[in-house]
RNA sequence: AGGGGAUUAGGUUAGUGGUAAACCGGCGGUCUCCAAAACCGCAGUCGGGGGUUCGAUUCCCUCAUCCCCUGCCA
Numbered sequence: 001a002g003g004g005g006a007u008u009a010g011g012u013u014a015g016u017g018g019u020a021a022a023c024c025g026g027c028g029g030u031c032u033c034c035a036a037a038a039c040c041g042c043a044g045u046c047g048g049g050g051g052u053u054c055g056a057u058u059c060c061c062u063c064a065u066c067c068c069c070u071g072c073c074a
Base pairs, nucleotide, nucleotide: 001070002069003068004067005066006065007064010024011023012022013021018054026042027041028040029039030038047063048062049061050060051059
């Protein structure tokens, strides 16, 4: 320098144009002498910016961070 992949909730990951979701964790409640477990409920999320579109997590451009491959100089 070139090519490829990843970035979604506190953590691990689904979702690939039309309501953002699961598990673990957190908070509240029920139960209990107390607690744990179990059950019920709640909060919280698309890396930044721009574009396309009626509509973008999804498509395009760019930047950032991380990982992999190839090459150049010495």
Model confidence (mean pLDDT): 83 of 100. A computed fold for a 74-nucleotide RNA from Candidatus Terrybacteria bacterium RIFCSPHIGHO2_01_FULL_48_17, annotated as transfer RNA. The organism belongs to Candidatus Terryibacteriota, within Bacteria.